[in-house]
RNA sequence: AAUAAGGAUAGAGGCGCAAAAACCAUUAGUACACAAUCGGAGAAUCAUGAGGUUCUGUGAAGAUUGUGGAAAGGGGAAUUUGCCGAAGCGGCGAGAUGCUCAUGAUCUCUAAGCUGAUCCUGGACUGAACAAGUGCAGGAUUGUCAUAUAGGAGACUAUAUGGUGGGCUAUCUCGUGC
Numbered sequence: 001a002a003u004a005a006g007g008a009u010a011g012a013g014g015c016g017c018a019a020a021a022a023c024c025a026u027u028a029g030u031a032c033a034c035a036a037u038c039g040g041a042g043a044a045u046c047a048u049g050a051g052g053u054u055c056u057g058u059g060a061a062g063a064u065u066g067u068g069g070a071a072a073g074g075g076g077a078a079u080u081u082g083c084c085g086a087a088g089c090g091g092c093g094a095g096a097u098g099c100u101c102a103u104g105a106u107c108u109c110u111a112a113g114c115u116g117a118u119c120c121u122g123g124a125c126u127g128a129a130c131a132a133g134u135g136c137a138g139g140a141u142u143g144u145c146a147u148a149u150a151g152g153a154g155a156c157u158a159u160a161u162g163g164u165g166g167g168c169u170a171u172c173u174c175g176u177g178c
Base pairs, nucleotide, nucleotide: 002176003175006173007172008171009170010169011168014084016083017082018081019080020079023076024075032068033067034066035065036064037063038062042055043054044053045052046104047103048102049101050100051099087115088114089113093109094108095107096106097105116142117141118140119139120138121137122136124134125133126132143164144163145162146161147160148159149158150157151156
């Protein structure tokens, strides 16, 4: 002086990401409560089954009407905070579900795996949803790297193709080796 791979630190992308309490719409004039009328034996406890408890002919479920009337989950914009595998999807496994057990379902945490980012269109699925999301197909924009071509003295720029977050840039370092 060089250097494939490795390690550490810092950093970039952009309708950039997440979280938090409050707010907004939706959920929903639904659940539920009370009253009236009908009804006439069951009902509640996440669902179903078994048991337990409670309510119930002093009228259960259900239906209609009236008066009140939510919440969770999902979403939105702004603020603050933390950030750039930010994060999202996924869901092996573990735990919780206000009486117990079994099976489900839901919720929380979470391993593997997938996605460079954003937007649009179509269709499938999740979802109460014309919200939002995930995959698939197609398209547009864009970050970054490589290669090729063109331009340029050069720095670099443009176009095309391909790769891409286990990526890319910068610095340092272990190591290798001349």
Lysine riboswitch aptamer from Sporosarcina sp. P19, 178 nucleotides, folded computationally. The RNAcentral record of the sequence draws on Rfam. NCBI's taxonomy places the organism under Bacteria, Bacillati, Bacillota, Caryophanaceae, Sporosarcina.